[in-house]
Context: one part of a larger RNA
C1' cells in the first nucleotide's frame, strides 16, 4: 500500500430485524437524600423499582474542643462549562418457570452443574479383649474416645406427608420332627489294614414366624346407572399385594407442534389449565417451598455495528511493492 487479519475507536436512521442463544459490544455506575411492589421461614427480598442533587467562589450557622486549628454537618447568595463520582475507577433493570434449599466442594490440562458435601431425617451392628477397618501374624487405627459414643448404609433445609405387598431375594428369631461331613461309637471284612453297613450328630438347609426409611413390587379379563358416554359398584385369573396422598404431555408422554386459554401479525418455544400416565408416585422419598445460583428455559424495557449495511480513523500482523 489496494486486500485480509489481530487489538481498538467513532457512526445517520432503524433498534435484536443477527444468532441456536443478545454469544460480543453498548447502556448502568461512586456517594447523598427521597421512595420502594410481590412473596415470605418476618432474616429478607432491598442497591428492589423509580426519581432528584453532586463543581468552583462568597458569607454564616452547628458538632467535636476550656479556647484555637483542624475535621464533619448544614444554611443562603454567586459564578464557569456540552458535560461537576468532569480523567481513573465505578451495578444495566423487571417479570414467570425448572432443578438444587442455603455459605461451600468437583473432573490439576475441553464439563463447576441439576452431579459431590451438607445441617436435618431415618435404619443397621456394637457393653469395650465391643463393632468396623488394614494386617498370614504379631500389632494397629477408630481411641488415650465407651451409646448424648464409635463405625455402616440410604436419604438431604423447613413445612404437609410417606399408603398397600413379606409370595421371590436377603436378613433377624425360632425348632417337636426331617436332612447334614469329618471324627468318635459299634457290626461285618480269613489277623490287621483298606473297604462296606449302623449309631451319633455342629453350622447350614427343609419347616414355623418376623422384618420393605431391608433388594424390591404395586397387573390383566368381563359385566353394571332412567339418552348417550363414563362407571361409584360386583365378579375373576396369574403371583403377595392391585398405585393411596399428592403431581402430570413432566429434565419423566410414544402417538406429539395431544387440547383449551394467555403471550406473537405469525410461536414444534414459554407460562396456566385439563390429563384417558407409551412408561408418574411417596426416605432408588411424593408435593410445596422464602432466600440462594458464574446452573438451565421463557417474556418484557433500557442500550446497543449483532443485524439492515456497512463506512471511517489509530496502531500492529501476514502479503505484495521497493
Nucleotide at each position: 500500500c489496494a486486500u485480509u487479519c489481530c487489538a481498538g475507536c467513532a457512526g445517520a436512521g432503524g433498534g435484536a430485524a443477527a444468532u441456536c442463544g443478545g454469544c460480543a459490544a453498548a447502556c448502568u455506575a461512586g456517594c447523598c437524600c427521597c421512595g420502594u411492589a410481590u412473596g415470605u421461614u418476618c432474616g429478607c427480598u432491598a442497591g428492589a423499582a423509580g426519581g432528584g442533587g453532586u463543581g468552583c467562589c462568597u458569607g454564616c450557622g452547628g458538632u467535636u474542643u476550656a479556647g484555637c486549628a483542624g475535621a464533619c454537618c448544614g444554611c443562603a447568595g454567586g459564578u464557569c462549562g456540552c458535560a461537576g463520582u468532569g480523567a481513573c475507577a465505578a451495578g444495566g433493570g423487571g417479570g414467570g418457570a425448572g432443578c438444587g434449599a442455603c455459605u461451600g466442594u468437583u473432573u490439576a490440562c475441553u464439563a463447576a452443574a441439576a452431579a459431590c458435601a451438607c445441617a436435618g431425617g431415618g435404619g443397621g451392628c456394637u457393653g469395650c479383649a465391643a463393632g468396623c477397618c488394614g494386617g498370614c501374624a504379631a500389632c494397629g487405627g477408630u481411641u488415650a474416645g465407651u451409646a448424648c459414643a464409635g463405625c455402616c448404609c440410604c436419604u438431604g433445609a423447613g413445612u404437609c406427608c410417606u399408603g398397600c405387598c413379606c409370595a421371590g431375594u436377603g436378613c433377624g428369631g425360632g425348632u417337636a420332627c426331617c436332612u447334614g461331613a469329618a471324627g468318635c461309637c459299634u457290626g461285618g471284612g480269613u489277623c490287621c489294614a483298606a473297604c462296606c453297613g449302623g449309631g451319633u450328630g455342629a453350622a447350614g438347609g427343609g419347616c414355623c414366624c418376623g422384618u420393605a426409611a431391608a433388594c424390591g413390587g404395586c397387573g390383566g379379563g368381563g359385566g353394571u346407572a332412567a339418552c348417550u358416554a363414563u362407571g361409584a359398584c360386583c365378579c375373576u385369573c396369574u403371583u403377595a399385594a392391585g398405585g393411596u396422598a399428592g403431581c402430570g404431555u413432566a429434565a419423566u408422554a410414544c402417538c406429539u407442534u395431544g387440547c383449551c386459554g394467555c403471550u406473537u401479525a405469525a410461536u414444534u418455544g414459554g407460562c396456566g389449565g385439563c390429563u384417558u400416565g407409551c412408561a408418574u408416585g411417596a426416605a432408588c422419598g411424593g408435593a410445596u417451598u422464602a432466600a440462594c445460583g458464574a446452573c438451565u428455559c421463557c417474556c418484557c424495557c433500557g442500550c446497543u455495528g449483532u443485524c439492515c449495511c456497512c463506512u471511517g480513523c489509530u496502531g500492529g500482523a501476514a502479503g505484495c511493492c521497493g
Model confidence (mean pLDDT): 87 of 100. Large-subunit ribosomal RNA, domain IV from an Archaeoglobales archaeon, 322 nucleotides, folded computationally.